[in-house]
Large-subunit ribosomal RNA, domain I from a wastewater metagenome, 591 nucleotides, folded computationally. Its Rfam family is "Bacterial large subunit ribosomal RNA". The RNAcentral record of the full RNA draws on SILVA. Its mean pLDDT, the model's own confidence on a scale to 100, is 80.
Context: one part of a larger RNA
């Protein structure tokens, strides 16, 4: 000094656990915000109060209601004072008051967020200013009104109001503007990934899209949307890699309406300028009224077997207007009658009632012994059960506790539903000379994009730039095109639901982790790193119960030990188990 072996240290592997994480599937909920969001700062506790959670100068809280029933006065975190409460307190729901600063470039103005400084009316204080305190004061669009320029009228500007609106935010799901490469093609350029990933806008509980200028195909269907087939077909494709329909057929839903324009009338305004007109007949009356153009408000109108203006006939209870009266008439209103509603097609509420969720409530049946620190184990009897799912209790419990089948509940709030009231809205028939029927649009030409379709016969859908119709005898479509034929009716606008999605509730599940796993996080986006976009950990476990060691020794009034003491056990807080590497001792043996 080495092996081996025992003991001990030191370390924290394994086992066990399990308020933490993944998933999955029902269902619910789905938008918050200038009436100040999300998201902070700063306070807020009787003592000393760091963090968390609550909460806002009425701050772990203040009102009311409705549930409960005996102990409160939140965790970490225990400890003194004080106080609450069967006159129902903590605590659980509901509704309500307060809710201080920042923050939407935060809104009086400024700013280096959580500060600075101001003005105006109230109103406290002061002998007076300073001083407190409430209140309002941004912008931008929209509507109303007011003022008013160059310019006479007007118009722009400015100015006031307005409980009108706009900003900001939000996991993933939606439109829509932009828009890539790695890649594959075994290189690579058209292609390909992929209109994906990323950027912006914006909107909503969903969005899109939607009521046929359609699909077919000579038979017909009859808005969108989503799925399953159709079909990896039919195509598209340096006919390479690769890209991929529809029609039709089966489900989920289900629903249609509203304008333009043409005629009619009211208003505004412009041009004509005395002739006529004021619905038609007579008689009165009127006079900046007639008439045409534009504009805007109301009726009327919505369609493809073409529609509707317009004419013509019919139907109509009672009132009203239509310059006055009468006649005959047109239009309005109410009733009756039928039929629609607050989600589109107009909108407001408001009763009663049912279901539902936002707290809760009843809810069966066990005992002795044995073994142990502890019975739920073992043994002997017996009991429920619509309740033998789960947790818990000193060990393994149907019957000890919470639960659990089954039933039962709401003052107040939200949500579905039904019914009233309450609101809207409404004729029929022929005729077809005449007028309407979405225009810088369709359509072309040239260039592009999107469609499965990469120019290609290339239809169609959209856009850029020239050209530029037509009004049902019209117009577009059916994959170049022509021609029959047959669909359909563009150039405005809305519209649930089936469909996508899970920041979030709430329930059941898991041949899913169990702590270097599982979510980065067993509470952490902290500590910690970075000037900063930003990166980012580790870290569970004593015991059934603190019973967490009074007291005695040594030792620095330490730290650690020793002993008594608690406990089934020291498991002694560096605390279940305690494995290797590493260290130390003893003790064999080798050298």
């Nucleotide at each position: 000094c080495g092996u081996g072996c025992a003991u001990g240290g030191a370390g924290g592997a394994u086992g066990a656990u399990c308020u933490g994480g993944c998933g999955u599937c029902c269902a619910g909920a789905g938008c918050c915000u200038a009436a100040g969001a999300a998201g902070g700062a700063c306070g807020u506790g009787g003592a000393a109060u760091a963090g968390c959670u609550g909460c806002g100068a009425u701050a772990a809280g203040c009102c009311a209601c409705g549930g409960g029933g005996a102990g409160c006065c939140g965790c970490u975190a225990a400890u003194c004072a004080g106080g609450c409460a069967u006159u129902g307190a903590u605590c659980c729901g509901u509704g309500g008051a307060u809710u201080u600063c920042c923050g939407a470039g935060a809104u009086g103005c400024g700013g280096u967020a959580a500060c600075g400084c101001g003005c105006c009316g109230a109103g406290g204080g002061u002998a007076g200013u300073g001083c407190c305190u409430c209140g309002g004061c941004a912008a931008c669009c929209c509507a109303u009104g007011g003022u008013g320029a160059a310019u006479a009228c007007a118009u722009a500007g400015c100015c006031a109001u307005g409980a009108g609106g706009u900003a900001g935010g939000g996991a993933a799901c939606g439109u829509g503007g932009g828009g890539a490469a790695u890649u594959g093609a075994a290189a690579c350029a058209u292609c390909u990934c992929a209109g994906u990933a990323c950027c912006c806008a914006c909107a909503g509980g969903a969005a899109u899209a939607g009521a046929a200028a359609g699909a077919a195909a000579c038979c017909u269907c009859g808005a969108c949307u989503c799925c399953c087939c159709u079909a990896g077909u039919a195509g598209c494709g340096g006919c390479g890699a690769g890209c991929g329909a529809a029609a039709g057929g089966g489900g989920a839903a289900g629903a249609g309406c509203c304008u333009a324009a043409a005629c009619c009338g009211g208003c505004g305004u412009u041009g004509u300028g005395u002739a006529a007109g004021g619905c038609g007949g007579u008689g009165g009356c009127c006079g900046u009224u007639g008439c045409a153009g534009c504009g805007u408000c109301g009726g009327g109108g919505u369609c493809g077997u073409g529609g509707g203006a317009c004419u013509u006939g019919u139907a109509c209870a009672c009132g009203a207007a239509c310059c006055c009266a009468c006649c005959a008439g047109u239009u309005c209103g109410u009733a009756a009658u039928g039929g629609a509603g607050u989600a589109a097609a107009a909108a407001a509420u408001c009763a009663u009632u049912u279901g539902u969720c936002u707290a809760g409530c009843u809810g069966a049946a066990c005992a002795a012994u044995c073994u142990g620190g502890a019975a739920a184990g073992g043994u002997u009897g017996g009991c429920c059960g619509c309740a033998g799912a789960g947790g818990g209790u000193g060990a393994a419990a149907g019957g000890c506790c919470c639960g659990u089948a089954a039933g039962c509940g709401a003052a107040a709030g939200g949500c579905a539903g039904a019914u009233g009231a309450c609101u809207c809205c409404a004729g029929c028939a022929a005729g077809u000379a005449u007028c309407c029927c979405g225009a810088g649009u369709a359509g072309u030409a040239c260039c592009c994009g999107g469609c499965a379709c990469g120019u290609g016969a290339a239809a169609c859908c959209g856009g850029g730039u020239g050209c530029g119709a037509a009004u049902c005898g019209g117009c577009g479509g059916g994959g170049a095109c022509c021609a029959c034929c047959c669909c359909g009716u563009a150039a405005g606008g809305c519209u649930a639901a089936g469909u996508a999605c899970u920041c979030c509730u709430g329930g059941a599940c898991g041949a899913c982790c169990g702590g270097u796993a599982g979510c980065g996080a067993a509470a952490a986006g902290u500590a910690c790193c970075g000037c900063g976009a930003g990166g980012g950990a580790a870290a569970a476990u004593u015991g059934a119960a603190a019973a967490g060691a009074u007291c005695c020794c040594c030792g620095g009034u330490g730290a650690g030990g020793g002993g008594a003491g608690u406990g089934a056990a020291a498991a002694g807080u560096a605390c279940c188990u305690g494995a290797a590497a590493c260290c130390a001792u003893g003790c064999a043996c080798g050298u």